c-di-GMP-I riboswitch aptamer from Planococcus sp. A6, 87 nucleotides, folded computationally. The prediction has a mean pLDDT of 89. It was read from a public genome assembly, where an Rfam model found it. Taxonomically the source falls in Planococcus (Bacteria, Bacillota, Caryophanales, Caryophanaceae).
RNA sequence: UGACGAAAAUAGCAAACUUACACGAAAGUGAAGGACGCAAAGCUACGGGUCUAACUGUCUAAGACACAAGAUCGCCGGGUUACCGAA
Numbered sequence: 001u002g003a004c005g006a007a008a009a010u011a012g013c014a015a016a017c018u019u020a021c022a023c024g025a026a027a028g029u030g031a032a033g034g035a036c037g038c039a040a041a042g043c044u045a046c047g048g049g050u051c052u053a054a055c056u057g058u059c060u061a062a063g064a065c066a067c068a069a070g071a072u073c074g075c076c077g078g079g080u081u082a083c084c085g086a087a
Stems, first nucleotide, its partner, number of pairs: 004085002012038002017033003021030003036074001042080003046077003049072003056066004
């Protein structure tokens, strides 16, 4: 330095759920609590997947269908940065 990841040490993150909270059309996100888990559960929507469907389009009025420029990195892969050091 690269890989690897210990019944090691030190630190870290925080699922579900809760809320007379905030943002959003929604998916979802933020905040506070909470801990299922995580060796990149740090960062990045670049590829694939998944979720939503406002706008737009089509249909025929209610409405239905399609669509990401929205969301998810705690779905997978890629990129990138990083703590510790037993085998």